[in-house]
RNA sequence: CGCUUAGAUAGAGGCGCGGGGUUCAUCAGUACCGAUCAGCAAGGGCAGGCAGCCGCUGACGGGAAAGGGGAAACCGCCGAAGUUCCGAUAAACUGCCUGGUUUCUCGGUGCUGGGUCGGCAGAUAAGAUCUGCCGGACUGUCACAAUGUACUUUGUGAAGCGCUAUCAUUGGC
Numbered sequence: 001c002g003c004u005u006a007g008a009u010a011g012a013g014g015c016g017c018g019g020g021g022u023u024c025a026u027c028a029g030u031a032c033c034g035a036u037c038a039g040c041a042a043g044g045g046c047a048g049g050c051a052g053c054c055g056c057u058g059a060c061g062g063g064a065a066a067g068g069g070g071a072a073a074c075c076g077c078c079g080a081a082g083u084u085c086c087g088a089u090a091a092a093c094u095g096c097c098u099g100g101u102u103u104c105u106c107g108g109u110g111c112u113g114g115g116u117c118g119g120c121a122g123a124u125a126a127g128a129u130c131u132g133c134c135g136g137a138c139u140g141u142c143a144c145a146a147u148g149u150a151c152u153u154u155g156u157g158a159a160g161c162g163c164u165a166u167c168a169u170u171g172g173c
Base pairs, nucleotide, nucleotide: 002173003172004171007167008166009165010164011163014078016077017076018075019074022071023070024069032062033061034060036059037058038057039056040055044054045053046099047098048097049096050095051094081112082111083110085108086107087106088105090103091102092101093100113139114138116136117135118134119133120132121131122130123129141158142157143156144155145154146153
C1' cells in the first nucleotide's frame, strides 16, 4: 500500500414508525338506575365442580364507562417498530378449584426494507380497526445485464445482518 475482517459517528427512504395528551364518532339508547305500570315463575349471570348472592321480562322516565379506533398538532425516532412461538408476571369475566378467552409488563426466539390496494383466516360489539398468509401495482436501496456516454432509462435479482457519507484501523493474508 492492497484485499479481507471486526468497528465508531452521522444520514436517507415517505400516505414512514412509535408515544402520551386533546378531540370526534363507535360501543349505545346498550349496561345500569327509578319510590311508576303490566305480565310471568321458567331461566340466567364464560365452561365444569362446590359455595353463596341476585326474582325475571317488557313498558315508561333517566342514562354511562372501559377496552378497541379516526383526526390534526406535539414529542421521540429511521429495526423506526410490529408480530409468531416459548417461559415468567399481573388484571378482567360473583368467591374458591380446574380450564378457557382477552389484555398489561419482562426475558428469550424466529419472521418482516416501506407504506398501499384486493382476497382469505383470526381477534373484535363491529362492515371500524388490528394481526397473519396469498396476490397486485407502487416506492427507497444495492448488485448484475442492456441502452447510453452531460449519468439517465429499461429489465432481472436480493434483503434492513441492507444502503450512503465521514472517521479510525482490531485481527488475518
The prediction has a mean pLDDT of 75. The RNA shown here (Lysine riboswitch aptamer) has 173 nucleotides. Of the family's consensus pairs, 100% are formed in the model. It was read from a public genome assembly, where an Rfam model found it. It matches the Rfam family "Lysine riboswitch aptamer". Rfam 15.1 lists 3,224 matches to the family in 1,923 species. Rfam links the family to the GO term lysine biosynthetic process.